[in-house]
Annotation: The RNA shown here (transfer RNA) has 72 nucleotides. The coordinates come from a structure-prediction model, not an experiment, and the mean pLDDT is 81.

RNA sequence: GCGCUCUUAGUUCAGUGGUAGAACGUCGGUCUCCAAAACCGGAUGUCGGGGGUUCAAGUCCUCCAGGGCGCG
Numbered sequence: 001g002c003g004c005u006c007u008u009a010g011u012u013c014a015g016u017g018g019u020a021g022a023a024c025g026u027c028g029g030u031c032u033c034c035a036a037a038a039c040c041g042g043a044u045g046u047c048g049g050g051g052g053u054u055c056a057a058g059u060c061c062u063c064c065a066g067g068g069c070g071c072g
Stems, first nucleotide, its partner, number of pairs: 001071007010024004018055001026042005048064005
């Protein structure tokens, strides 16, 4: 230098162009002498950044940034 791939909640990851989700974690509650476990409930996202297509974009196109793999 070229190609492929990844970037979504605190963490690990889902997500077919039409309401952004799960698990774990965290916070509150029930239970307990206390704690753990269990059960119930809550909060949390400028979907890496800019632009474009579209009635509508996390999803499609493009440029940029960062990570990984391969080729030279």